[in-house]
RNA sequence: GCGCGGUUAGCUCAGUGGCAGAGCACCUCCCUUACAAGGAGGGGGUCGUAGGUUCAAAUCCUGCACCGCGCA
Repeated sequence: GCGCGGUUAGCUCAGUGGCAGAGCACCUCCCUUACAAGGAGGGGGUCGUAGGUUCAAAUCCUGCACCGCGCA
């Protein structure tokens, strides 16, 4: 340099055009002498970034950045 895959909550990941989610973690309460486990509830997101397409974009297209793999 070229090709492919990836970037979504603190972490691991779903979501493939129409309200952004799950598990774990975190906070509050219940339970317990207490802790853990368990139960109930809650908070947390410029969806890497800049444009384009569309009535509507996390989702489709393009550039760039970063991470991984391969080729040279």